[in-house]
Context: one part of a larger RNA
């Protein structure tokens, strides 16, 4: 000087407390461990691994296994020779790749050749998701959006170092004020950026409709006032008032205001810590393989299942289930696409194809909610697992191993032990909705809006963090 303390003082955080809803019990989904297996590819491991890499494993992906094949190779550059094609299509053959046959028959030219492509040959080499993240770059997590981390000059100390950065207040903040052997400065904080909340202005179609005409309908004429869209601007700064405070910083209350003291949300992550994660995104040193640890094909596996754990979904019901007929969103996506009306089907879906590269058309029905009816506390008209049958869709192909529909079947489950998690406001809870990935395949992930709470006395205690101080068999 740090680190540590079941030392002290002060402060903060959904850290506790006060509340609301969960997890832990059930069924299923998903990840992991374990076990099994020819293989169940690999990585991730307290918080910070476990719906994680994977924004999507039937083949492919795919790295794993079995079997069949290739060896200058699936891919790149160079040399020599031959050919004019190669690819595609058809046929033979095969489990398939490889292979054989037919068809098809390059370009430019100064006619010397050149380019391009294929085949054959020789080696230099290619190739490796093989090892080492404890050799590395890059990227990322975490403490933590915590308020800290440092430097120059000066001063003090023999020196390591100290001072500044401590102290009195204050703040979300090393934020600001005052004081002070310090005076300044840098990286952080804040602001500048995006979005949301109000108004003005410009613009007015594909959006809107107050008044006029008009209709089944903003369909149309007309209009751009309003809504809205998207450019520009205004607005919030403790600016004003009162009190407190040290006349300061600032705090409390008030006015005006759409908004008040950082208005809400996001992006933004200092010096560093964990030899943290990643050699399987990529790059890369060294080591290793080179008729194989490379390449290719078919089939299988990654989907196994006495069990254990994590994360979720659905429930156990009446604040509910079911039926009927009504209402109100936002944000997105659409051309190898979204696909309307109509018709067929109980339905999944099918036929057909209007319109739309979209404020025009489509996906698209919002659902909780409200109204009416029914059920009357029961393993039920709760719950939907499991199973049987019949179908639909995608796709060469749904057996291993997809999703959906109809009929039938109708399991566990009556609110969950010890323990444990999230959340402070348009939040929790609850309800639907869209997108990425994607042929198909979400209860996951990332967004969007609808309805919309309770509680916070307080900081004694638990956890984590910050500042000062003290002790130390630690460095």
């Nucleotide at each position: 000087u740090g680190a540590c303390g079941g030392g002290g003082a002060c402060c903060c955080g959904c850290a506790c407390a006060a509340g609301c809803g969960g997890u832990g019990g059930a069924g299923c989904a998903u990840g992991u461990g374990g076990u099994u297996u020819a293989a169940u590819u690999c990585g991730a491991a307290g918080c910070a691994a476990c719906g994680c890499g994977a924004a999507g494993a039937a083949c492919c992906u795919u790295a794993c296994c079995a079997a069949g094949u290739c060896u200058u190779g699936a891919c790149a550059u160079c040399c020599c020779g031959a050919u004019g094609a190669a690819a595609g299509a058809u046929c033979c053959a095969u489990a398939a790749c490889c292979g054989g046959a037919u068809u098809c028959c390059c370009u430019c030219u100064u006619c010397g050749g050149a380019g391009c492509a294929u085949c054959g040959g020789a080696g230099a080499c290619a190739g490796g998701u093989g090892g080492u993240g404890c050799a590395u770059g890059g990227u990322u997590g975490u403490c933590g959006u915590c308020a800290g981390c440092u430097c120059g000059u000066g001063u003090c100390g023999u020196g390591a170092g100290a001072u500044g950065u401590u102290g009195g207040g204050u703040u979300a903040a090393g934020u600001c004020c005052c004081g002070c052997a310090a005076c300044g400065a840098g990286c952080g904080c804040a602001a500048c950026c995006c979005u949301u909340a109000u108004c003005c202005u410009c613009a007015g179609u594909a959006g809107c409709c107050a008044g006029c005409a008009g209709u089944a309908a903003g369909a149309u004429g007309g209009g751009c006032a309003c809504u809205c869209u998207g450019g520009g601007g205004a607005g919030a700064c403790u600016g004003c008032c009162a009190g407190g405070g040290a006349u300061a910083a600032c705090c409390u209350g008030g006015a005006g205001g759409a908004a008040g003291g950082c208005g809400g949300g996001g992006a933004u992550g200092a010096c560093g810590u964990c030899a943290a994660a990643u050699c399987a995104u990529c790059a890369u040193g060294c080591c290793c393989c080179u008729u194989a640890u490379g390449a290719u094909u078919u089939g299988g596996g990654c989907u196994a299942c006495a069990c254990a754990c994590g994360u979720g979904c659905u429930a156990c019901a009446a604040u509910g289930g079911c039926g009927u007929a009504a209402a109100c969103a936002a944000a997105g996506g659409g051309a190898a696409g979204c696909g309307a009306g109509a018709c067929c089907g109980c339905g999944a879906g099918g036929u057909g194809g209007a319109g739309c590269a979209a404020a025009u058309c489509c996906c698209a029905a919002a659902a909780a909610u409200a109204a009416c009816g029914u059920c009357u506390c029961a393993g039920u008209u709760c719950g939907g697992a499991u199973u049987g049958c019949a179908g639909g869709c995608u796709g060469c192909a749904a057996c291993u191993c997809g999703c959906c529909u109809g009929c039938a079947u109708g399991a566990a489950g009556c609110u969950g032990g010890a323990a444990u998690c999230g959340c402070u406001a348009g939040u929790a809870a609850u309800c639907g909705u869209g997108g990425a990935u994607c042929a198909g395949a979400a209860u996951g992930c990332c967004g969007c809006g609808g309805u919309g709470a309770a509680u916070a006395c307080g900081u004694u205690c638990c956890c984590g963090g910050g500042u000062c101080u003290u002790g130390u068999a630690c460095a």
Predicted 3D model of a 475-nucleotide part of an RNA (small-subunit ribosomal RNA, 3' major domain) from a metagenome. The coordinates come from a structure-prediction model, not an experiment, and the mean pLDDT is 82.